[in-house]
Context: one part of a larger RNA
């Protein structure tokens, strides 16, 4: 020194930190949604008002609400099971690539068509779910058309790099798109949208910003009581797959490639930055926090996408739970609480989205067990207190005594005072910046004093912690000290019990009648809201 554990104690607070074992097994809640400014349908309660008392109408509301369709769900979150590996570091290359949303920039948004869901009818089925007709919108879906461009093939100049490409041009094929919101009528009198003008989409390209894939030289366990390993292995040629290089797959051909500078086997292991240690070399470690990597019940696969072979998706198998009408169906806490079990051991089934960050959205919002807070725990660092001053007849009692005292000791009591913390009681922030409404100045944009977008002031609006930090009153020394050790390393001694018995001990050693070592009481030493043991490490 520790993510510690145990025994004995045990006052606040501030900061941290908490399943090191069973990646066992999981009841319960919650952990991924959002967007009506893409799209089509659409209650219900209640209210009132009418009324033939059956009921019909309006608001409730295009609100809830499910579909369709878009973007997120590959992110944050856990956990180390495998992995000894281009998995990590670190330096490189990629002339062998890929990238949704950002963010500049060039060029376009033309004009068709048929569909499924939801809905309604009718069924099945215990349920999970599921069929058939029938009807519909769209930024859903599929042809046309243009092609700034892109991409392939030919053809090709001048220049350049390089080991190894072809460019600039010309020709032929192929090869997009989608709306949505609000606003005006300037030319003319009123009305519009087929005009205009704004915003935001959407297609195709060119960079950028960020992430990413692959390759590579080099570094970091052990065991030789593992010494020979290899057939897709090694290496061409042709196909064929990726985003993209390659035995990466295949078909033929060659006979290679790897090893005592330890191949292969076997064991144990996430790796890095750091962490404790130590002057340092160095040794040992890899919690929290940051990077990266793997996993997701167990084993295999793909699909959908810009990204995955996906933790809270899918299918297929297994093991185990569970439900069941026996025909079939449902699940995965290594997310956050929690549970039971394993263990020497390890927290609450809390509050809020107010702050930071995501995620969708034009916003306004909505969601966020991430995060902020809180609760529990002396687990660990740090700080504070349990008073201070003055007080010898050195009180009384203890305990030792050579009975003369000595000590415990200015410690107590008295007396003079604070008044930290805890308790009551009042007071009370900072964390808040935004966004949203009102008012108010200009600035672009346009015919426009519409509208939009930006911009000056001002002004009401948003706190889980919390009435919490913090501050002031009030009283009263009151409510707050223990552990361990005293033979010698090692800093601190005497009396009694006990007699190799009890019984101590890190080590060397102590105990058999005077035991500073055993056990108790007095004193003392060290340390402290802790001190000791025990483990591990240096």
């Nucleotide at each position: 020194a520790c993510g510690a554990a145990c025994g004995c104690u045990g006052g606040c607070g501030g900061c941290a930190u908490g399943c090191u074992u069973a990646a066992u097994a999981c009841a319960u809640g919650c952990a991924a949604g959002u967007c009506g400014a893409a799209c089509g349908a659409g209650a219900a309660a209640g209210u009132u008002u009418c009324u033939u008392c059956g009921g019909a109408a309006a608001c409730g509301a295009g609100u809830a609400u499910a579909g369709u369709g878009g973007c997120g769900c590959a992110c944050g979150g856990g956990u180390g099971c495998g992995u000894a590996a281009c998995a990590c570091g670190u330096a490189g290359g990629u002339g062998a690539c890929c990238u949704a949303c950002c963010u500049u920039u060039u060029a376009g948004u033309c004009g068709g068509g048929g569909a499924c869901a939801a809905c309604a009818u009718c069924g099945g089925g215990a349920a999970a779910c599921u069929g058939a007709u029938g009807c519909u919108a769209a930024u859903a879906c599929c042809g046309g058309a243009u092609g700034u461009g892109g991409u392939a093939a030919u053809c090709a100049a001048u220049u350049u790099u390089g080991a190894a490409a072809g460019u600039a041009g010309a020709u032929u094929a192929c090869u997009a798109a989608a709306g949505g919101c609000a606003g005006c009528c300037u030319c003319u009198g009123c009305a519009u949208a087929u005009g205009c003008a704004g915003u935001u989409g959407c297609u195709a390209g060119a960079a950028g910003a960020a992430g990413g894939g692959c390759c590579u030289g080099c570094g970091g366990a052990a065991c030789a009581u593992u010494a020979g390993c290899u057939u897709g292995a090694u290496g061409g040629u042709g196909a064929g797959g990726u985003a993209a290089u390659g035995g990466c797959u295949u078909a033929c051909c060659a006979u290679g490639g790897c090893u005592a500078c330890g191949a292969u086997g076997u064991u144990u292991a996430g790796g890095g930055g750091g962490u404790c240690u130590g002057a340092g070399a160095g040794g040992a470690u890899g919690a929290u926090c940051c990077c990266c990597c793997a996993c997701a019940c167990u084993g295999g696969a793909a699909c959908u996408g810009a990204g995955a072979c996906a933790c809270g998706g899918u299918c297929c198998a297994g093991a185990c739970u569970c439900c069941u009408a026996c025909g079939g169906g449902a699940g995965g806490c290594a997310g956050c609480a929690g549970u039971a079990g394993g263990g020497a051991a390890u927290a609450u089934u809390g509050c809020g989205c107010a702050a930071u960050g995501g995620g969708c959205g034009a916003a306004a919002g909505c969601c966020u067990g991430a995060c902020g807070c809180a609760g529990c725990a002396a687990u660990g660092c740090c700080g504070c207190g349990u008073g201070a001053g003055u007080g010898a007849g050195g009180a009384a009692g203890g305990c030792c005594u050579u009975c003369g005292g000595g000590u415990u000791g200015u410690a107590a009591a008295g007396c003079u005072c604070u008044g930290u913390c805890a308790u009551a009681c009042g007071g009370g922030a900072a964390g808040a910046a935004c966004u949203g409404g009102g008012a108010u100045u200009g600035u672009a944009u346009u015919a426009a004093u519409a509208g939009u977008a930006c911009u000056u002031u001002c002004u009401c609006u948003u706190g889980a912690c919390g009435g919490u930090a913090c501050c002031g009153u009030a009283g009263a020394a009151g409510g707050a000290a223990g552990c361990a050790c005293c033979g010698g390393c090692u800093a601190a001694c005497u009396u009694c019990g006990u007699g190799c018995c009890a019984g101590c001990a890190g080590c060397c050693g102590c105990g058999g009648u005077a035991a500073u070592a055993c056990g108790a009481a007095g004193g003392g030493u060290g340390c402290a809201a802790g001190c000791g043991u025990u483990g591990u490490u240096c």